Molecule: transfer RNA
Organism: Patescibacteria group bacterium
RNA sequence: GCCUGGGUAGCUCAGUUGGUAGAGCAUGCGCCUGAAGAGCGCAGGGUCGUCGGUUCGAUCCCGACCCCAGGCA
Numbered sequence: 001g002c003c004u005g006g007g008u009a010g011c012u013c014a015g016u017u018g019g020u021a022g023a024g025c026a027u028g029c030g031c032c033u034g035a036a037g038a039g040c041g042c043a044g045g046g047u048c049g050u051c052g053g054u055u056c057g058a059u060c061c062c063g064a065c066c067c068c069a070g071g072c073a
Stems, first nucleotide, its partner, number of pairs: 001072007010025004019056001027043005049065005
């Protein structure tokens, strides 16, 4: 330099023929317990890597760039 895959909540990851994003774990609170843990419930937490384009509307489609992993040279 080229090719492939990936970047979404604190962490691990889903997601959608384009219609205002979820799970598990973690955190806080409540129930339960003598207390804690486990279990159950609720809540908080997201500029969906960045910039631009298409569109009434983009996490999703298109382009460029950044970062990570692998491969080729």